[in-house]
Notes:
Predicted 3D model of a 71-nucleotide RNA (transfer RNA) from Glomus cerebriforme. The coordinates come from a structure-prediction model, not an experiment, and the mean pLDDT is 84. Rfam family: tRNA. The family's RNA type in Rfam is transfer RNA. The RNAcentral record of the sequence draws on ENA and Rfam. The organism belongs to Glomus, within Eukaryota.

């Protein structure tokens, strides 16, 4: 060159067309003499254009990153 997977929160991982979730991280607040654990809240995210669709993390598609086969 060719071919085939992945891309989702600081960080693992779900979610396969209808308002994007879980754990663990930050962070406030109970609770403690204090702190840890524990229990409540919060903030944080669809690589990235374009296209189908009422409607797209989802389907098609360019790009761009990473992995694997393979000449």
């Nucleotide at each position: 060159g060719g071919a085939g997977g992945c891309g989702u929160a600081g960080u693992c991982c779900a979610g396969u067309g209808g308002u994007a979730g879980g754990a663990u991280u930050u962070u406030u607040g109970a609770c403690u003499c204090c702190a840890a654990a524990u229990c409540a809240g919060a903030a944080g995210g669809c690589a990235u254009g374009g296209g189908u669709u009422c409607g797209a993390u989802u389907c098609c598609u360019g790009u761009c990153g990473c992995c694997u086969c393979u000449g």